This is a predicted structure of an 82-nucleotide RNA (c-di-GMP-I riboswitch aptamer) from Peribacillus butanolivorans. The sequence was found by an Rfam model in a public genome assembly.

RNA sequence: UCUUGAGAAGGGCAAACCUAUUGAAAAGUAGGGACGCAAAAUUACAGGUCUAAGGCUAUGCUAAGACGGCUUUGUUACCACA
Repeated sequence: UCUUGAGAAGGGCAAACCUAUUGAAAAGUAGGGACGCAAAAUUACAGGUCUAAGGCUAUGCUAAGACGGCUUUGUUACCACA
């Protein structure tokens, strides 16, 4: 330096749900809370998913709204057997 994630140490993040708040909604933020995570850090103009206020030829379609804890891409990083 690369591959890898057995056993440890110090730490880190925080699903569902609850409360407050923003929003038409999806969902976001803050607090509580832990199902899990070795990249559950970050980037993206890729794919995918959710919503449909508004708009339209309207029992439907549509993202300019969202999701990175869905797949993938770039970058960086703690510890450690081999």
The coordinates come from a structure-prediction model, not an experiment, and the mean pLDDT is 84. Lineage of the source: Bacteria > Bacillota > Bacilli > Caryophanales > Peribacillus.